[in-house]
């Protein structure tokens, strides 16, 4: 230098054109004499930029990180 492959709440990971979902974690209330286990809720997320669409996480370029393979 050239191929591929991953990026989505704080972590992990679904969802692939049509309101972004779950589990743990954090807040908060319930229980409980207290803690911790439970049982409610609520706050946070699609790496960037741009384009195609009536709509883009999802298609197309392009850069950005990181990884693996050749040279």
């Nucleotide at each position: 230098g050239c191929a591929c492959c991953a990026g989505u709440g704080g972590u992990u990971u679904a969802a692939u054109g049509g309101u972004a979902g779950a589990a743990c974690a954090u807040c908060a209330g319930c229980c409980u004499u207290c803690c911790a286990a439970g049982c409610u809720g609520a706050g946070a997320g699609c790496g960037a930029g741009g384009g195609u669409u009536c709509g883009a996480u999802u298609c197309c370029c392009u850069u950005c990180u990181g990884g693996u393979g050749c040279u």
Model confidence (mean pLDDT): 81 of 100. The RNA shown here (transfer RNA) has 71 nucleotides and comes from a Bacteroidales bacterium. Its Rfam family is "tRNA". Rfam's curators write: Transfer RNA (tRNA) molecules are approximately 80 nucleotides in length.